[in-house]
Molecule: RNase P RNA; transfer RNA
Organism: bacterium
RNA sequence: GCAGUCUGUUAGGCGAUCGCUGGUAUAGUAAUAUACGAGAGGAAAGUCCGGGCAGCAUAGGGCAUGACAGUUGCUAACGGCAACCGGGGGCGACCCUAGGGAAAGUGCCACAGAAACGAAACUACCUCUAAUGAGGAAAAGAUGAAACGAGUGGGGUAAGAGCCCACAGCAUUCCGCGGUGACGCGGCGUGAAGGUAAACCCUGUUAGCUGCAAGGAGGUCUGCAUAUAAGGGCGGCUCGUCCGCAGGCCGAUACCCGCUUGACUUGUCGGGCAACCGACAGGCUAGAUAGAUGAUCGUUCACGACAGAACCCGGCUUACAGAUAGACUGCCAAC
RNA sequence: GCCGCCUUAGCUCAGUUGGUAGAGCAACGCUUUUGUAAAGCGAAGGUCCUCGGUUCGAAUCCGAGAGGCGGCU
Numbered sequence: 001g002c003a004g005u006c007u008g009u010u011a012g013g014c015g016a017u018c019g020c021u022g023g024u025a026u027a028g029u030a031a032u033a034u035a036c037g038a039g040a041g042g043a044a045a046g047u048c049c050g051g052g053c054a055g056c057a058u059a060g061g062g063c064a065u066g067a068c069a070g071u072u073g074c075u076a077a078c079g080g081c082a083a084c085c086g087g088g089g090g091c092g093a094c095c096c097u098a099g100g101g102a103a104a105g106u107g108c109c110a111c112a113g114a115a116a117c118g119a120a121a122c123u124a125c126c127u128c129u130a131a132u133g134a135g136g137a138a139a140a141g142a143u144g145a146a147a148c149g150a151g152u153g154g155g156g157u158a159a160g161a162g163c164c165c166a167c168a169g170c171a172u173u174c175c176g177c178g179g180u181g182a183c184g185c186g187g188c189g190u191g192a193a194g195g196u197a198a199a200c201c202c203u204g205u206u207a208g209c210u211g212c213a214a215g216g217a218g219g220u221c222u223g224c225a226u227a228u229a230a231g232g233g234c235g236g237c238u239c240g241u242c243c244g245c246a247g248g249c250c251g252a253u254a255c256c257c258g259c260u261u262g263a264c265u266u267g268u269c270g271g272g273c274a275a276c277c278g279a280c281a282g283g284c285u286a287g288a289u290a291g292a293u294g295a296u297c298g299u300u301c302a303c304g305a306c307a308g309a310a311c312c313c314g315g316c317u318u319a320c321a322g323a324u325a326g327a328c329u330g331c332c333a334a335c
Numbered sequence: 336g337c338c339g340c341c342u343u344a345g346c347u348c349a350g351u352u353g354g355u356a357g358a359g360c361a362a363c364g365c366u367u368u369u370g371u372a373a374a375g376c377g378a379a380g381g382u383c384c385u386c387g388g389u390u391c392g393a394a395u396c397c398g399a400g401a402g403g404c405g406g407c408u
Stems, first nucleotide, its partner, number of pairs: 001331010012300007020039002023036005041306001045317002048315005053211004060239004065207005070084005085099001086097004100202002105200002107196003117149001122141002125136004151167005170191003174187005215257002218250007231243003264283008301304001336407007345360004354391001363377004384400005
């Protein structure tokens, strides 16, 4: 210099004027007015997961159903994240990985092909036979995504075959070493189980249902009933558990509460490879309910992308113009 | 805001244990008729919404996204 890999940051700036939504203070009975200060995002989005919160019983047992699937950790929790293991790709930095069980059972493997997992035998091979045909064998051919399932060489045989031997490969009981573990390395022996579980299923773990349009109010009187009843809360079923039923009257209502101080955030220090955790000091950072965060002007630059809260939070996924920081890899050249 | 459903030919819809995608109507050509309609015959028309994955093989199974429709005060 060229080509790449990974991890980040930012999301036009400044000023003036006029508006909009909350907060605090003052004035006002109130409506409101004035002053001060605050006012969208990295994804606020999709609603794909998880949790808080709320009601149903302080959410309980079993079955059914769903979700997940290497190991160890992180976390409030997760299908998320981190590190590692195994597998795959790349010269490399590095990237991808729904990664339990096919030796519990069942199903499926179209067309082609003799045969699609039970074994059998179309052509070719060998033996007998004049021939048809009968028997042997499973190495060769043809079909297919896949062919009976351990390759090469030698022996062996009528022809052949792990039938036998040597070397190499695969799986694995056991033993030794290393590791918390998945697993790795080595040794002795043994073995031959086709694929498919994002097919049913099995194993293990886990999940109660409904979502802020949740939810926030019940009390009293009369009549009937008082039973191991009927009915209901209760959601797929069941066990269990709780609740008497009907009518009248009063009250509560909402432009209200829930609602934003929170598993929050900034800095320093400490622990940890990391995700993350702890201590100390500091900060307050939208809360509307027809729904605010805008418009105009000036100036400047690199001329500005995707897009806007609606109960809150942790993730994932998707969209995104331009600018920019750090670490690392390969090649070429020079020293 | 929350919840649910759908997407296959121009239109309306089928499509099951995953194995060459179909029907009706419309449009096109031919026959019939003096001509048209009806009728008969024939042929054409499909990135199965998009992308990725599982599998030998995906409209179908799994994941992500796009578009459309409906319900709840």